A computed fold for a 397-nucleotide RNA from an Acidimicrobiia bacterium, annotated as Bacterial RNase P class A. Its Rfam family is "Bacterial RNase P class A". The family's RNA type in Rfam is ribozyme. Taxonomically the source falls in Acidimicrobiia (Bacteria, Bacillati, Actinomycetota). It is recorded under the gene name rnpB. The model forms 91% of the base pairs in the Rfam consensus. The prediction has a mean pLDDT of 78. The sequence is in RNAcentral, with records from ENA.
Parts: sequence; C1' cells; structure tokens
RNA sequence: CGAGCCGGCCGGGCGGCCGCGUAUCGGGCGCUUCGGCGCACCGGUCCGAGGAACGUCCGGACUCCGCAGGGCGCGGUGCUGGGUAACACCCAGUCGGGGUGACCCGCAGGAAAGUGCCACAGAGAACAGACCGCCGAUGGCGGGACCGGUCUCCGGAGCGGCCCCGCACAGGUAAGGGUGAAACGGUGCGGUAAGAGCGCACCAGCGCCCGGGGCGACCCGGGUGGCUCGGCAAACCCCACCGGGAGCAAGGCCACGCAGGGGGAGGACGGCCCGUCCGCAGACACCCCCGGGUAGGCCGCUGGAGCCGGCGGGCAACCGCCGGCCGAGAGGGAUGGCCGCCACGGCGGUUCUCCGGAACCGUCGCACAGAAUCCGGCGUACAGGCCGACUCGCCAC
Repeated sequence: CGAGCCGGCCGGGCGGCCGCGUAUCGGGCGCUUCGGCGCACCGGUCCGAGGAACGUCCGGACUCCGCAGGGCGCGGUGCUGGGUAACACCCAGUCGGGGUGACCCGCAGGAAAGUGCCACAGAGAACAGACCGCCGAUGGCGGGACCGGUCUCCGGAGCGGCCCCGCACAGGUAAGGGUGAAACGGUGCGGUAAGAGCGCACCAGCGCCCGGGGCGACCCGGGUGGCUCGGCAAACCCCACCGGGAGCAAGGCCACGCAGGGGGAGGACGGCCCGUCCGCAGACACCCCCGGGUAGGCCGCUGGAGCCGGCGGGCAACCGCCGGCCGAGAGGGAUGGCCGCCACGGCGGUUCUCCGGAACCGUCGCACAGAAUCCGGCGUACAGGCCGACUCGCCAC
C1' cells in the first nucleotide's frame, strides 16, 4: 500500500424567526358551598424520541381470573459449565463443518427401545441385490483321444472309466461397470473356478475394559472383540428439564341525567327461631335512604432488574460497594417548519503543486425511522463517519 476479519461508538453542530405538549409560577376570564376548581386566553421557567422508539418473535415485572395434592394429556427447550428476575438471550468452553489465516457457521440428547419413511433412477433402498460383466469348481449337454471288458455278419456297435475341448442350462460370484443423495469399510498380499474380511498386515470406524487429565461436555494413551451393525427424530416416539389463562382496551375509584332498579320500619340481646327491652305507628311518594352503572373524569403512568463516574471480584457474560443525577408521559395524541453559517459526501470549474494532493467557487445530497404500561433480549432497516485489536499478500529500509 492492497485485500480481509472482529469489536466498540456516533448518526449532524451553532444562531435567528414562527409554532406545539406536560409540569410549575404570575396574570386574565368563568364557576363557587369561599376551601378551591376549570379554560381551544396571555406571559415566564424546566424538560421534551431512538439505536433501532420498528416487527410484536421470545422472556419477565405488574394486574385480574383460576388453582388442596398428585397423575395423564398438550406445548416448549435440548452438547457442557456459568450469568440472569427470566429466556429460545449472553459469556466461556467441547464436538462437527468451512476458510491459507484473523475468524465464521451449527435446528449439536437418543436411530445396536419400538413403529414408520427413504422420491426419481436403478436388478436391488435395509435380517440387501444377479441388469451387464466374471466364473462355471460341482451337476448337465455336445465333441475328441486313450484304457477296460461285452457282443459281432470282423466292417464295426454299444457300455464303463479317465483325460482334454466347447456351450453357458442349473448354479456360483458383490472384485469391475452402470443407477442414485445414499449400494453393506479402504489399500496391499495371500487365496479361489471366479470371487468375497475368506485369511493376514496396516489404516479408518464402532462396542467393551483399563490408566491418566478435566467440575463437566469431552480429550490423551493402551488392550481387546466381532470384522463393519446406512440415513431421517423440524416423522411418531423415548429420555431429561420447564410451563395455569388472559392481557394496561389488564385492572381500580368517582359518577351527569324530566335514564333506570331496590327499600322506607325496625333496632339491640355475638348468626337463626322463640322470647325480652327500646323505638315508630306520620306523610305511602313531588319526600328520604341504598347500592349498581352509561356518557364523562381520575388513578394505574412512569424513580427503574434506571443512568453516569470511581474502586473491587471474575478469562468473560456479569456481580458487589461508594458517590452523583432525574432524562417524554400524550389521548384534538406534542417533540415541528422556514432562513443563514459551519461540518460531511458526490459532481463540475478555476488556481497552486514537492504530481500524492491542497485551496477557492458553483451545484446537488445528508439515511432508516418515530414513544403510548414498563423492562431484558432477538430479528430486521439504515446516507455517511470515527476509534481499536488482529490476519493474509506485495514493496521498501
């Protein structure tokens, strides 16, 4: 210098004018039971979106409903250890895969419990399978040489044995070809009719045993066995652990009315009946009492698993202690608009230049998006920019 990889952070700044919302202070107006209350009125002050406020995918807080205990069912999670209020998240590791590497990815329990499935192609797809090929030892069929004995019209005929050749009918064979995502270990030697873990050596893999390391997943080493037992559990299933339901439109309080409902005689003697005592016996509706609840209002509501700094523990996630800070809370749903300057980036031009670039001018651009009970995650979107660690290649010293 080029290419790459990982982590952290920012995501416009300043000023002017106009405007909006909550709280609070002062004024104005209105109502008033004189305590206050309300306002789409005026002014001052404080504060006023995000790294994702988003998607609403997971986990919790909170609220109401349900619930003796246990089991079944259903759903979820799924290597190990740790973190956490909890998680499907995070950290550290293990194993597997990818990359020269920094590093990245993993839906990572069990398939020698059981059931099921494995498309197309292919002969055969799971206690395998003969399509081509190879062989044809053994049996069969055909031919030939020799030997033996039998019959004979002496030319031969047929029988038995042994050997050779041919055919590929039975049969053998999983080495080779071909199909497939996958075809029942790999290489070599022996062996065979041809072959084959059929035998042997080495290698790979699996089970069992032993020793060592690690909290553990697991790793390292040795021995041994049959020689090899395919894949799918995001198919059912098995194992372990976890899980009640609904959600702030949760839920609670007050409660307008020529809306509506119930009651107006009983109370006390611990609840009921009898009994005793006290009270009323008056107006039965235009009066009094009671609770429910619509419109509407208020609470829930924002101070919290909070933020910042320091110190300490831990590899880290994270935790502890001390100090400081308060940073939206709407419901007619605020957080905005215009202008100027600066910063940043692209394009064009001019000037300068140590040819790398720099300065100035003009012009264009400046993202994704936006609270609605709160919090922890995950996922997704994003113009442009900053910082740090590391890797590979090339060049120079």